[in-house]
RNA sequence: GACUAACAAAGCCAAACGUUGUGGGAUCAAAGGACGGAAAGCUACGGGGUUAUACCAGUCAGCCGGGCUGCACAU
Numbered sequence: 001g002a003c004u005a006a007c008a009a010a011g012c013c014a015a016a017c018g019u020u021g022u023g024g025g026a027u028c029a030a031a032g033g034a035c036g037g038a039a040a041g042c043u044a045c046g047g048g049g050u051u052a053u054a055c056c057a058g059u060c061a062g063c064c065g066g067g068c069u070g071c072a073c074a075u
Base pairs, nucleotide, nucleotide: 012037013036017032019030020029021028035062041068042067043066045065046064047063048060049059050058051057
């Protein structure tokens, strides 16, 4: 430097649901709660879902793909 990629360790995130708040709405936020996740970190670039006063807008990244970044690491 390249390829492959376990077993572990330390931890991390937090679905549904109910409570409070927010918004016209989809939703989002907080605390609770864990279904799950190896990027379930960030990003709206492409596709898709969804809201809407419907060309251009909003929203969902825990729908799929792309981009960027992060922890550990035998051989």
A computed fold for a 75-nucleotide RNA from a Pseudomonadota bacterium, annotated as c-di-GMP-I riboswitch aptamer. The sequence was found by an Rfam model in a public genome assembly. NCBI's taxonomy places the organism under Bacteria, Pseudomonadati, Pseudomonadota. Model confidence (mean pLDDT): 80 of 100. Rfam family: c-di-GMP-I riboswitch aptamer. From the family's description: GEMM was predicted in a large-scale screen for bacterial structured RNA regulatory elements.